[in-house]
RNA sequence: GCUCACAUAGCUCAGUUGGUAGAGCACUCCCUUGGUAAGGGAGAGGUCGCCGGUUCAAAUCCGGCUGUGAGCACCA
Numbered sequence: 001g002c003u004c005a006c007a008u009a010g011c012u013c014a015g016u017u018g019g020u021a022g023a024g025c026a027c028u029c030c031c032u033u034g035g036u037a038a039g040g041g042a043g044a045g046g047u048c049g050c051c052g053g054u055u056c057a058a059a060u061c062c063g064g065c066u067g068u069g070a071g072c073a074c075c076a
Stems, first nucleotide, its partner, number of pairs: 001072007010025004019056001027043005049065005
């Protein structure tokens, strides 16, 4: 340099045919206990990597860029 894959909550990851963004863990509050752990209930937490395009409507489709990983090639 080229090709491919990936980027979504603090962490690990889902997200079907484009139509209100989710789960587990963690966090906060409550219940339960003599107290803790476990358990139960509720809640908070998101520019869906960035910019642009298509569309009535984009996490999802298209283009560019950035970052990470893998493969290949080139120079020394």
The RNA shown here (transfer RNA) has 76 nucleotides and comes from a Pseudomonadales bacterium. Rfam family: tRNA. By type it is a transfer RNA.